[in-house]
Context: one part of a larger RNA
RNA sequence: CUGGGCGUAAAGGGUGCGCAGGCGGUUUUGUAAGUCAGAUGUGAAAUCCCCGGGCUUAACCUGGGAACUGCGUUUGAAACUACAAGACUAGAGUGUAGCAGAGGGGGGUGGAAUUCCAUGUGUAGCAGUGAAAUGCGUAGAGAUAUGGAAGAACACCGAUGGCGAAGGCAGCCCCCUGGGCUAACACUGACGCUCAGGCACGAAAGCGUGGGGAGCAAACAGGAUUAGAUACCCUGGUAGUCCACGCCCUAAACGAUGUCAACUAGUUGUCGGGUCUUAAUAGGCUUGGUAACGUAGCUAACGCGUGAAGUUGACCGCCUGGGGAGUACGGUCGCAAGAUUAAAACUC
Repeated sequence: CUGGGCGUAAAGGGUGCGCAGGCGGUUUUGUAAGUCAGAUGUGAAAUCCCCGGGCUUAACCUGGGAACUGCGUUUGAAACUACAAGACUAGAGUGUAGCAGAGGGGGGUGGAAUUCCAUGUGUAGCAGUGAAAUGCGUAGAGAUAUGGAAGAACACCGAUGGCGAAGGCAGCCCCCUGGGCUAACACUGACGCUCAGGCACGAAAGCGUGGGGAGCAAACAGGAUUAGAUACCCUGGUAGUCCACGCCCUAAACGAUGUCAACUAGUUGUCGGGUCUUAAUAGGCUUGGUAACGUAGCUAACGCGUGAAGUUGACCGCCUGGGGAGUACGGUCGCAAGAUUAAAACUC
């Protein structure tokens, strides 16, 4: 090097875009770099292998042959790869016409609830718990009614529903904007797939500056519980949660399942299109998602099963006993927190 693997045993990068690289549809002609065949030169000797010979035998020595899997030159072949030129439309894309959607950004706006403020009514409790207490209340609480303020989140619809590359996305309206799907035609003509580095995005928490602050709530305080209670329960409560801009870059970032393509029984539901039949409910066919079961097959089993973990191909990432350790050191990045890259001694 080859050889084994990655749903749960170690192992799929958080996600995408994409340069280099790797791989690449059908067909014609040519070239001959790879490839194949022939010839020829070389491939020192020894060694190794085969057949002999010599020391009593062996080791050892020795004759001949084969081999030296390689390299050079030359002649030829042209299927495959490559290269050059040309053609094609099944991959990919563009146009036309429609469709669905919490996809993204910005602006506006609505009602319920909560808290607070003011005023009226009204009187002794309220709140809370397993039970209590802290707490609030005769300076009039809680309850109730009216008015006002503020911030945050959007009940029902709502769903194994939809959209998005992932993270994620939900009141309603408007503006800007990305992607997807379907149908029939037209066009371009391999323009493709994957992708080390690179670039972009990336929940929550956290950080910086400036706002905002209703509710909730790390920290903190008090009350309980308890042997103790730095907790669970209760009363409060600050960062934070919200907005703008800039960082951080990590998650059980999960389908614990990389992306793309081809092939391989069915059945049932549901979402978005198209089409045919039917008086209609509805049904058939087709296409793209999303679910439940299940054949073959796979799997250690569990299970997966046309959305594969089946059968294959292309490319990338990753794994190699447990601990030490995702740590130390060094590098890079960061304001910091830290992130990333990543050992060894030792030990079982």
Molecule: small-subunit ribosomal RNA, central domain
Organism: metagenome